[in-house]
Context: one part of a larger RNA
RNA sequence: GGAUGAACGCUGGCGGCGUGCUUAACACAUACAAGUCUAGGAGAAGAAGGACUUCGGUUCUUCGGAUACUGGCGGACGGGUGAGUAACACGUAGAUAAUCUGCCCCUAUCACAGGCAUAACGUUUGGAAACGGACGCUAAUUCCUGAUGAGGUGUUUACAUCAAAGUUUCGACGGAUAGGGAUGAGUCUGCGUCUGAUUAGCUAGUUGGAGAGGUAAUGGCUCCCCAAGGCGACGAUCAGUAGCUGGUUUGAGAGGAUGAUCAGCCACACUGGAACUGAGACACGGUCCAGACUCCUACGGGAGGCAGCAGUGAGGAAUUUUGGGCAAUGGGGGCAACCCUGACCCAGCGACGCCGCGUGCAGGAUGACAGCCCUUCGGGUUGUAAACUGCUUUCGGGUAGGAAGAAAAGCCAGGUCACUUGGCUGGGACAGUACUACCAGAAGAAGCACCGGCUAACUACGUGCCAGCAGCCGCGGUAAUACGUAGGGUGCAAGCGUUAUCC
Numbered sequence: 001g002g003a004u005g006a007a008c009g010c011u012g013g014c015g016g017c018g019u020g021c022u023u024a025a026c027a028c029a030u031a032c033a034a035g036u037c038u039a040g041g042a043g044a045a046g047a048a049g050g051a052c053u054u055c056g057g058u059u060c061u062u063c064g065g066a067u068a069c070u071g072g073c074g075g076a077c078g079g080g081u082g083a084g085u086a087a088c089a090c091g092u093a094g095a096u097a098a099u100c101u102g103c104c105c106c107u108a109u110c111a112c113a114g115g116c117a118u119a120a121c122g123u124u125u126g127g128a129a130a131c132g133g134a135c136g137c138u139a140a141u142u143c144c145u146g147a148u149g150a151g152g153u154g155u156u157u158a159c160a161u162c163a164a165a166g167u168u169u170c171g172a173c174g175g176a177u178a179g180g181g182a183u184g185a186g187u188c189u190g191c192g193u194c195u196g197a198u199u200a201g202c203u204a205g206u207u208g209g210a211g212a213g214g215u216a217a218u219g220g221c222u223c224c225c226c227a228a229g230g231c232g233a234c235g236a237u238c239a240g241u242a243g244c245u246g247g248u249u250u251g252a253g254a255g256g257a258u259g260a261u262c263a264g265c266c267a268c269a270c271u272g273g274a275a276c277u278g279a280g281a282c283a284c285g286g287u288c289c290a291g292a293c294u295c296c297u298a299c300g301g302g303a304g305g306c307a308g309c310a311g312u313g314a315g316g317a318a319u320u321u322u323g324g325g326c327a328a329u330g331g332g333g334g335c336a337a338c339c340c341u342g343a344c345c346c347a348g349c350g351a352c353g354c355c356g357c358g359u360g361c362a363g364g365a366u367g368a369c370a371g372c373c374c375u376u377c378g379g380g381u382u383g384u385a386a387a388c389u390g391c392u393u394u395c396g397g398g399u400a401g402g403a404a405g406a407a408a409a410g411c412c413a414g415g416u417c418a419c420u421u422g423g424c425u426g427g428g429a430c431a432g433u434a435c436u437a438c439c440a441g442a443a444g445a446a447g448c449a450c451c452g453g454c455u456a457a458c459u460a461c462g463u464g465c466c467a468g469c470a471g472c473c474g475c476g477g478u479a480a481u482a483c484g485u486a487g488g489g490u491g492c493a494a495g496c497g498u499u500a501u502c503c
């Protein structure tokens, strides 16, 4: 000198774009953050009609579709954090003839005939609650059986074996099997990846083999048996520290430091362990067990997990609103309409950073009167500064107008109907915002640090090795350009200094 997710002191006009718990992976009140569905049975409110009526209503039919339940898909994405991890975790280059892949695309073939249940519901019953028990009824794209076998699998000749589901507004949407693609993932390998030798030996499923089990898949991954190997001064083992990378920062570069925001990968979800379901998890807002903690309790027993978005306490030098909207982009479900979405888009707060703008411009010397300060007492200086004259009106304030961001979906008409062309309707959180015009009036808007040398900028007074300053050298003991104040000056400027850290 440059840099920062900074903090502190003094000061503070506006806007744009970014950015904001670096500490306790400490504990969390409250609300929200993952639902959705022409598959199914039941069917509330409400609407229409009929019958009865004591004029209160009751009942039946047709619509309707709340709501929970069964079922499907999604809750493995998106969002958070960096505790652990020195490792095939990451980076890079490869391997997989050792593998899987829901939804999506293409191709081929099929979808036949039956059946048993069960939730909801009804009756009853236990419990304070959480939540159950018993009996009975019922449906399906739930479950099961049989048939078929293009195709797959097994032994390679035959043979054996493996499927399915319907809904519909008739437009369509789905189902099964197999092959291929795409996408995503698993596994393996070469090389690279911090410090310590005041850590020198480490290892018994350890190293290898045959076999078996297990897995989607290779493999001591696991097991029986056999052999005695394997690693290590080219640093094993042990200990400490640490998520890795693209990048960021500094530097002419080489290199050093770093890994916030954004992007890729990994790991974790109160702590430890385990599996279930599923294409995919050993699953942040799923299950089970154990533990610590908190809460409820009728003392028998139960409930919970913000390292999601806000927010609270605590810790700390220190880090924001319990905001708006699904209008856009994207995601889940749905044929769609649409629903959900603290992802996201916006707004709010903070000079935290970068960038831009303003706080006026021109003229004006009797160098005015006065004031502060200095003085050799003559004067000098503040100083074109002010007054005064003329001009402008950015920003801020007021008034008026007022966006782009919107593409769709839906409806109508046409087409080469996969989809597309034209028209109509319709639709914005931000937001009456940005922007534009007009109005008034210099009007509302400057500070901070420094002035001995390094280093740009000097005098006076006070103090008297005191009070104090200080990055280094050093200043202060009676004329201190070094302390404090004042006048003047220098530098930067909505900031300026200080501290911390890196180059």
Stems, first nucleotide, its partner, number of pairs: 001503004006499005013357006019350002021315001026313003030310001032308001035073003039070002042067001046063007080268003090192007099185002104181007112146004121136006151162004166173002194240003201231003206228004211223003243265004247258004270291005293304004321347001323346003329343001330341004360391004371382001373380002395444001397439005405430001410424006447492005452473003458487005468475002
The part of an RNA shown here (small-subunit ribosomal RNA, 5' domain) has 503 nucleotides and comes from a metagenome. The full RNA is in RNAcentral, with records from SILVA. It matches the Rfam family "Bacterial small subunit ribosomal RNA". Rfam links the family to the GO terms structural constituent of ribosome and ribosome.